[in-house]
Molecule: transfer RNA
Organism: Candidatus Yanofskybacteria bacterium RIFCSPHIGHO2_02_FULL_43_22
RNA sequence: GGGGACGUAGCUCAAUUGGUUAGAGCACGCGCCUGUCACGCGCGAGGUUACGGGUUCGAGCCCCGCCGUCCCCG
Numbered sequence: 001g002g003g004g005a006c007g008u009a010g011c012u013c014a015a016u017u018g019g020u021u022a023g024a025g026c027a028c029g030c031g032c033c034u035g036u037c038a039c040g041c042g043c044g045a046g047g048u049u050a051c052g053g054g055u056u057c058g059a060g061c062c063c064c065g066c067c068g069u070c071c072c073c074g
Base pairs, nucleotide, nucleotide: 001073002072003071004070005069006068007067010026011025012024013023019057028044029043030042031041032040051065052064053063054062
């Protein structure tokens, strides 16, 4: 230098053919439970879908650019 995969909550990951409010587990906060803690149960908070543009009535999903991580080729 060329090619490919991936990037979504603090972490690990979903999200079907572009469509109604972007979710789960763990972690975190509060409550219940308990003599206390843990476990368990309930509720809650937490998101510029890496970043910047474009297409579309509508984009996590399609297109372009850019950055990062990993792999392959040279």